[in-house]
RNA sequence: GUCUCAUGAAGAGUGGCUGAGGGCAACGGGCCCGGCGAAGCCACGACAACCGGAUCAGGGAGAACAUCCUGAUCGCCCGGUGUCAAUUCCCGCCCGCUUUUCGGGGCACAUGAGAG
Numbered sequence: 001g002u003c004u005c006a007u008g009a010a011g012a013g014u015g016g017c018u019g020a021g022g023g024c025a026a027c028g029g030g031c032c033c034g035g036c037g038a039a040g041c042c043a044c045g046a047c048a049a050c051c052g053g054a055u056c057a058g059g060g061a062g063a064a065c066a067u068c069c070u071g072a073u074c075g076c077c078c079g080g081u082g083u084c085a086a087u088u089c090c091c092g093c094c095c096g097c098u099u100u101u102c103g104g105g106g107c108a109c110a111u112g113a114g115a116g
Base pairs, nucleotide, nucleotide: 002115003114004113005112006111007110008109013044014043015042016041017040021033022032023031027092028091029090030089045084046083047082050080051079052076053074054073055072056071057070058069059068088108093105094104095103096102
């Protein structure tokens, strides 16, 4: 880098270094954050619950245990990630009453798990 699946209206930040951009990157439009310190790095913390873990229940299997599947609960003895302005900041394509607004879907993107 490709494919599949799930999630994306909730939640959670301080300090230090540094110093001008940032809202993944690219295009267009809008809006917003930023010397009362952006992005980045470091430290500590927090949020969340995808994987892992623990407990319980059901099922398969089994003499029983182990193992496997599903669900619920617990932020968790130890851990792998992720995240901590604004819906993924909003729009671009399609559909619905349709002028707008709004709703739904799609594309794209992000994260996780898996496959090749």
Overview
This is a predicted structure of a 116-nucleotide RNA (SAM riboswitch aptamer (S box leader)) from a Terriglobia bacterium. The sequence was found by an Rfam model in a public genome assembly. Model confidence (mean pLDDT): 78 of 100. Its Rfam family is "SAM riboswitch aptamer (S box leader)". Rfam's curators write: The SAM riboswitch is found upstream of a number of genes which code for proteins involved in methionine or cysteine biosynthesis in Gram-positive bacteria.